[in-house]
Context: one part of a larger RNA
RNA sequence: GACACCUUCACACUUAGGAUGCUGGCGUAAUGGCUUUAAGUGGCCCGUCUUGGAACACGGACCAAGGAGUCUAACAUGUAUGCGAGUUGGUGGGUGGAAAACCCAUGAAGCGUAAGUAACCUAACUGGUGUGAUGGCCUGUGCCUGCAACAUCGACCGACCAUGAUCUUCUGUGAAAGGUUUGAGUGCGAGCAUACCUGUUGGGACCCGAAAGAUGGUGAACUAUGCGUGAAUAGGGUGAAGCCAGAGGAAACUCUGGUGGAAGCUCGUAGAUGUGCUGACGUGCAAAUCGCUUUUCGGACUUGGGUAUAGGGGCGAAAGACUAAUCGAACCAUCUAGUAGCUGGUUUCCUCCGAAGUUUCCCCCAGGAUAGCUGGAGCUCAUAUGUGUUACGUCAGGUAAAGCGAAUGAUUAGACGCAGGGGGAUGAAACAUCCUUCACGUAUUCUCAAACUUUAAAUAGGCGUGAAGCGUGGGAUGCUUAAUUGAUCCCACGCAAUUAAACUGAGCUCCAAGUGGGCCAUUUUUGGUAAGCAGAACUGGCGAUGCGGGAUGAACCGAUAGCUAAGUUAAGGCGCCCAACUGCACGCUAACCUAGAUCCCACAAAGGGUGUUGAUUGAUAUAGACAGCAGGACGGUGGUCAUGGAAGUCGAAAUCCGCUAAGGAGUGUGUAACAACUCACCUGCCGAAUCAAUUAGCCCCGAAAAUGGAUGGCGCUGAAGCGUGCGGCCUAUACUUAGCCAUUGAAGCAAGUGCGAAGCUUCAAUGAGUAGGAGGACGUGGGUGUCGUUGCGCAGCCUGAGGCGUGAGCCUGGGUGAAACGGCAUCUAGUGCAGAUCUUGGU
Numbered sequence: 001g002a003c004a005c006c007u008u009c010a011c012a013c014u015u016a017g018g019a020u021g022c023u024g025g026c027g028u029a030a031u032g033g034c035u036u037u038a039a040g041u042g043g044c045c046c047g048u049c050u051u052g053g054a055a056c057a058c059g060g061a062c063c064a065a066g067g068a069g070u071c072u073a074a075c076a077u078g079u080a081u082g083c084g085a086g087u088u089g090g091u092g093g094g095u096g097g098a099a100a101a102c103c104c105a106u107g108a109a110g111c112g113u114a115a116g117u118a119a120c121c122u123a124a125c126u127g128g129u130g131u132g133a134u135g136g137c138c139u140g141u142g143c144c145u146g147c148a149a150c151a152u153c154g155a156c157c158g159a160c161c162a163u164g165a166u167c168u169u170c171u172g173u174g175a176a177a178g179g180u181u182u183g184a185g186u187g188c189g190a191g192c193a194u195a196c197c198u199g200u201u202g203g204g205a206c207c208c209g210a211a212a213g214a215u216g217g218u219g220a221a222c223u224a225u226g227c228g229u230g231a232a233u234a235g236g237g238u239g240a241a242g243c244c245a246g247a248g249g250a251a252a253c254u255c256u257g258g259u260g261g262a263a264g265c266u267c268g269u270a271g272a273u274g275u276g277c278u279g280a281c282g283u284g285c286a287a288a289u290c291g292c293u294u295u296u297c298g299g300a301c302u303u304g305g306g307u308a309u310a311g312g313g314g315c316g317a318a319a320g321a322c323u324a325a326u327c328g329a330a331c332c333a334u335c336u337a338g339u340a341g342c343u344g345g346u347u348u349c350c351u352c353c354g355a356a357g358u359u360u361c362c363c364c365c366a367g368g369a370u371a372g373c374u375g376g377a378g379c380u381c382a383u384a385u386g387u388g389u390u391a392c393g394u395c396a397g398g399u400a401a402a403g404c405g406a407a408u409g410a411u412u413a414g415a416c417g418c419a420g421g422g423g424g425a426u427g428a429a430a431c432a433u434c435c436u437u438c439a440c441g442u443a444u445u446c447u448c449a450a451a452c453u454u455u456a457a458a459u460a461g462g463c464g465u466g467a468a469g470c471g472u473g474g475g476a477u478g479c480u481u482a483a484u485u486g487a488u489c490c491c492a493c494g495c496a497a498u499u500a501a502a503c504u505g506a507g508c509u510c511c512a513a514g515u516g517g518g519c520c521a522u523u524u525u526u527g528g529u530a531a532g533c534a535g536a537a538c539u540g541g542c543g544a545u546g547c548g549g550g551a552u553g554a555a556c557c558g559a560u561a562g563c564u565a566a567g568u569u570a571a572g573g574c575g576c577c578c579a580a581c582u583g584c585a586c587g588c589u590a591a592c593c594u595a596g597a598u599c600c601c602a603c604a605a606a607g608g609g610u611g612u613u614g615a616u617u618g619a620u621a622u623a624g625a626c627a628g629c630a631g632g633a634c635g636g637u638g639g640u641c642a643u644g645g646a647a648g649u650c651g652a653a654a655u656c657c658g659c660u661a662a663g664g665a666g667u668g669u670g671u672a673a674c675a676a677c678u679c680a681c682c683u684g685c686c687g688a689a690u691c692a693a694u695u696a697g698c699c700c701c702g703a704a705a706a707u708g709g710a711u712g713g714c715g716c717u718g719a720a721g722c723g724u725g726c727g728g729c730c731u732a733u734a735c736u737u738a739g740c741c742a743u744u745g746a747a748g749c750a751a752g753u754g755c756g757a758a759g760c761u762u763c764a765a766u767g768a769g770u771a772g773g774a775g776g777a778c779g780u781g782g783g784u785g786u787c788g789u790u791g792c793g794c795a796g797c798c799u800g801a802g803g804c805g806u807g808a809g810c811c812u813g814g815g816u817g818a819a820a821c822g823g824c825a826u827c828u829a830g831u832g833c834a835g836a837u838c839u840u841g842g843u
Base pairs, nucleotide, nucleotide: 045060046059047058048057061843062842063841064840065839066838069346071203072202073201074200075199076198078196079195080194081193082192083191086111087110088109090106091105092104093103094102115122116121127153128152129151130150131149135144136143137142155186156185157183158182159181160179161178167172206345207344209342213335214334215333216332217331218330224309225308226307227306229304230303231302233299235267236266237265238263242259243258244257245256246255247254248253271296272295276292277291279290280289311327313323314322348777349776350775351774352773353772358371360369361368362367372515373514374512375511376510377509378508379507380506381505386503387502389501390500391465392464393463394462395461401455402453403452408449409448410447413444415442416441417440420438421437422436423435424434425433426432469495470494471493472492473491474490475489476488477487479486518542519541520540521539523537524536525535526534527533547558548557549556562740563739564738565737566736567735568734572730573729574728575714576713577712581727583726584725585724586723587722588721596716607701608700609699611698612697613696614695615694616693617692618691619690620689628685629684630683631682632681634658635657636656640652641651664679668677669676741767742766743765744764745763746762747761748760749759778832780829781828782827783826784825785824786823787822788821789820796816797815798814799813801812802811803810804809
C1' cells in the first nucleotide's frame, strides 16, 4: 500500500414496538390523594444593629383586633393625550337638579411667541464645510438629494473696548468700517394645558420616643419660717441671790446654823425625737409601720385654729433641706403631633438587573454634599467602533539586583613610604642614629547605605499601526520669508478585495436609588518587642453566597446554584462510625510522661543521644591492624635554674645522646623528698576487617497547671503511622446528555372569506444575590359601567374531601347558616403585620 473479515458511526429505505395528543372501555377503602405514628440520615432561633450573632448582644409566653412613605404647594426628568404660534372655563348670561355636562357673548390674566444691559435704552431671517438617515437615478465598489443631531468657520442683535465721516444751537448727532472680549441671543418658531410614575424642597411629613425652652395660671390642708391668738407640760434631786439667828473682831468684815427656792441644772412620766438591734415586717397593719433599747423633758419646749411669704419665686439653727407620696427649680393647661445627624419598628407574591464602605469639600469623624460604583428610560447609527489580550515600532523611568581595588558617606586588617605630631633610648648637642605610636600618602584587603551610585532589569505604563490618509494641480491670508519662500486653510482630480493578530454590535443623552463604619488571604510594605495590633499597594475573596471537602468554622481547598433524571469528575477520601481496595510494591519507625497521623490550623526551640538507618571525608590493616590476654617500658641522669625540699610528674627555660624491637629529660596515681604502680611506645598469642570526624532521615531527651479529655471518636504497630511510586473505587447544586419552566435575543407569518400581531411558529443562549432599581401579578374597602349567582339557600364559619397555580392565592364537594353576593373593565383609597420593653382586650 492492496484485499478480505469484524466493529463503530453517518445517511437513505423497510419492518416491528412505544410515547404525547384526541377518544372509548376497565378499574374505586385503590398501584391515587390527604393525614398520623415509629425508626434512620441531614439539620443551632427568629427579628435587629453589625466587618462578623446559635450566642454568655438586645426585642420576642400565647391569641384576637388596631398599628407606620400620606395629602398639599412649587419645581425637575420621563411617558400619554388634546390643541398648536398659540394654549388654558377668567368674567357675564342661558338650559339644567343646588352641581357636572352643554350652549351664547366677551377677551382679562398666566406661560409661550426676542434678546441684551446695573440702567437710560437699543434690538436679530433663507450662509459655508465635514459626518449623516431617507428618497431618487439605477447597478456602479457609482451619482444626486441632504432631515434630526454633532463638530467647525463666518454673518446679524445687545453689552463692553476702540475708531470717528456728516450735520450742529458747540453741545450733541453718530454713517461706513473694526475687536485672541462678552450674553441664559438670531440663524423659517414649539409651546401651552391635563393626567400619571419617579425624585427634591417646605409643610407634624413614614410611625413611636427625649433631656430641654416659652406663655398663662393653681397650690403653704403636707412641710419651712415669721406674726397674732389659744392649749398642754407627774414625782424626785441639787440648793444661786436675798433674809434670820448665833459666834469672832476696834472696825472693814468673816465664820457657823437655818430660811429661801434661782437654773436654756440633774433623774425621770406624759409629750417631742428617732440611737442600736443593721430585730419584726418587707405582694406589709403601713408607698416608712411595730417591738425593745436610746435622746430630751421648764425651755432656742410641745401643740391647735388663724394669718403672711409662690416657682428662677418663697422659706431655710444650711441638709440643696422643705415648698401637698413631686424639688440642684413644684403642679396644671397651652405653644405642641416641639426638635432629635440618635435607638427601635415599618405589613402580599413572582421575574430581570444589581452595588458601596473610595475621591474632594463641610464647626467634617454616629452626618451630609460631590464624583465613583448601580438601575431605569431611551436616542443616533450598522461593522464604524471597542478591548483588564497579544505582536511590532517607539517613548519615559532609577525600583529589585549589582557596585564600593567608580564619585558621596560609613568601615576592618596588615604592607611600604614619609617632609609631620606625641613618647622614649644613646648622646653635651645635632634637620644625629635607633625604638614606639598617631596622622598622612601609595598599592592592596574586609564589610555596608530608605533619604549613595557608574551600571541596571523583570513586571507595570504612554503613544502609534492610516480615507479626518497619501499624492498632483490651482487658489486665499493683515501670519512668515530676501523671495509665490514657508505655514495654515479652501477648491478640483487621482489612489480602496488595504493599512498587524484575536475577540466583539458601537456611540450618545436624561433621570434616580442605595452607599460614603468595612473585613480576610497570598505577595510587596511602614510603625511596633510582639499581637486574632495599627497603617498602605496589586490581585482575589467574605460582606451580598448557598453546595462538596477541611470532625467543628464568614474569608482556606474545590466549585460558583431555575425544576428533575442518567452518566462523569474536582477538592477530599476508601479498618468501623461513613459511601468507597484491611489494594499492590519499596524503604523507615518501637517511642511507660505509651509514639505518630494531611494547607490555613489550633505551636514548640537552642542544645544533646555509642537508639537505629543511610551518606561524605580522612586514616589503619596478611610487611598481621583494631579489641582482648601477656611481657618489656633501659642508661648518661637525682639533666639546668629556682626552692627549706623538687630524684620524669609545685614552677621556669630548654628538650639532646647512647643501647635498642621499643622506652617522653615524661600521660596520670602517689611521696615531705624518694620509692612503688600506670600510660605513650615496642613485642608475643590471635587471624580480618578496624578507627575518627562531619552530615542527613525516623525515634528519644530537652517538655511543668489548675473540672475528666480528645490524631473528630473507636482504635491502629510487616499500620489504619511516616516517605515514595502504581492501579481501582466513592462523591457536589461543578461538567456532559435529555425533558420541563422562565427571561432575553434572532428569523418567519395578515398576500387569499371573518377575527387579529398585547398573537402564532421555529431556533439559540442564559438562570446566585443583601442595600437598591425596574417589570408583571395576587388579595382588601368603596364608586361607575356591564354580565351574572341567590329561600331548589347568599355572605360568613367548619371540613381526619378533591383539584389548579412557581407563588401571593383561587376553584369545587360536604356540613353549618339564614339574606344577600360575585366575575370582567375602569376610577378611587384610612388597602395586606410576627416583631416597634407597640396599643386595647382575653388566656
The part of an RNA shown here (large-subunit ribosomal RNA, domain II) has 843 nucleotides and comes from uncultured Chlamydomonas. NCBI's taxonomy places the organism under Eukaryota, Viridiplantae, Chlorophyta, Chlamydomonadales, Chlamydomonadaceae. The coordinates come from a structure-prediction model, not an experiment, and the mean pLDDT is 81.